[in-house]
RNA sequence: CAUCGAGAGGGGUGGAGGGACUGGCCCGUUGAAACCCCGGCAACCUACCGCGUGAGCGGGAAAGGUGCCAAUUCCAUCAGGCUCCAACAAGGCCUGGGAGAUG
Numbered sequence: 001c002a003u004c005g006a007g008a009g010g011g012g013u014g015g016a017g018g019g020a021c022u023g024g025c026c027c028g029u030u031g032a033a034a035c036c037c038c039g040g041c042a043a044c045c046u047a048c049c050g051c052g053u054g055a056g057c058g059g060g061a062a063a064g065g066u067g068c069c070a071a072u073u074c075c076a077u078c079a080g081g082c083u084c085c086a087a088c089a090a091g092g093c094c095u096g097g098g099a100g101a102u103g
Base pairs, nucleotide, nucleotide: 001103002102003101004100009038010037011036012035013034017027018026019025022076023075024074039069040068041067042066044065045064046063048059049058050057051056073099078096079095080094081093082092083091
C1' cells in the first nucleotide's frame, strides 16, 4: 500500500480447549489446540503472454514462493447518518475510523 460478504477435505498422533483482544454468541470427548501425511481452495509475489516510452494495465495457467480450508474479519466495541417513536432509549439499516489477518 492492497484485499478481507465467495471458495476449500480425508486419515494418523493427541487429549481440552478454540474462534486475535474485550463483551457477546458459537465450535469442541459425535474429539478442541498443536504436529504429521495426502488432498483441495485462492491468485498476493516471482516467472509466462499481450499492450505501453515508462510507471503500469490486462490475460491464461498454477511451475516456484505464500496464505487459507465453521459461522461476513462470527457480531459488536469508536464516530457519524438514516429509519422507528410524541420524544428519549432500545431495535433495524448505512458510512467512516480504529484494531486484526494475509500478501
Overview
Model confidence (mean pLDDT): 81 of 100. SAM riboswitch aptamer (S box leader) from a soil metagenome, 103 nucleotides, folded computationally. The model forms 97% of the base pairs in the Rfam consensus.